RNA sequence: CGCUGCUCAGAGCAAAGCCGUCGAAAGACGGUGCCGCAGAGCCACGGGACUAAGGCGACGUAAGUCGCUACGUCAGCCGGGCCGCCAGC
Repeated sequence: CGCUGCUCAGAGCAAAGCCGUCGAAAGACGGUGCCGCAGAGCCACGGGACUAAGGCGACGUAAGUCGCUACGUCAGCCGGGCCGCCAGC
């Protein structure tokens, strides 16, 4: 340096649920929790998924309802990029 995660050590993260805060929502953050994770560290670049405030359209006298839409979200959906621990080969 490359490959691998069978084995060792020391660590790390924390799903669902519950409580609080933020948000239109998806969801995020903090606490609790401990399903799991060898990158469950970071980046929305490609694919995918979720949401639809705003915008556009339809209907409606109106209130409003419905449809489309990401500039919002997911890195614990997959790929890719960046950085990194231990061990084995």

c-di-GMP-I riboswitch aptamer from a Gemmatimonadota bacterium, 89 nucleotides, folded computationally. Rfam family: c-di-GMP-I riboswitch aptamer. Its family is annotated with cyclic-di-GMP binding in the Gene Ontology. Of the family's consensus pairs, 100% are formed in the model. The sequence was found by an Rfam model in a public genome assembly.